Molecule: Glycine riboswitch aptamer
Organism: Planctomycetota bacterium
Parts: sequence; C1' cells; structure tokens
RNA sequence: GUGACGGCUGCGGGAGAGUCCAGGAUACGGUCCUGGCACCGAAGGGGCAAAGUUGCAUUGGCAACCAAUCUCUCAGGUACACGGACUGCAGCCUGACG
Repeated sequence: GUGACGGCUGCGGGAGAGUCCAGGAUACGGUCCUGGCACCGAAGGGGCAAAGUUGCAUUGGCAACCAAUCUCUCAGGUACACGGACUGCAGCCUGACG
C1' cells in the first nucleotide's frame, strides 16, 4: 500500500415444508402444554470422494488426513413474527504479499 485469505458490526435482499389431528389448560387469542401422523433443509450437527499430502510397503498396493448448496434429518423448522445458509453496500480487525 490500489492489502490475499479469514473474521466482526450496521443497514438491506433471502427459499422450502400442515395456521394438521386429538386431549388438557385457558386470560377463549392465530395462546400454552402433552401425544400422534405428514412434510422441509439454508442455524447448528453427523456422513461420504477424486486429486493431493503423509506414512508403511515394494512390482505397482495398504492406511490416514480432506468438501459442499451433496446426503442424513439428531437438532431446528412448516400463517405472521422470530430465525435463516448465502449475499449487496458501508465500516472495522488481522496481515499473506508487494
């Protein structure tokens, strides 16, 4: 420094799937609790690969490490609200590199 990767904050954008059924409570509300069935994937979490790296071995093998928007559906979610991976703009932290 016209600052890589990564991170934080503010303001925005941001999908999917039953306002399901039964019982109870009730302040009678689109509320709360319990149970049940059906679903969703984009908080979080689990799982999986080639290449590559490392180690062992040696005729060409074995093992370990490693991802996601993939997959699972534990968690979470299925009117609004909240949340929401990711993302736009702005500011900040760090400092690979020059």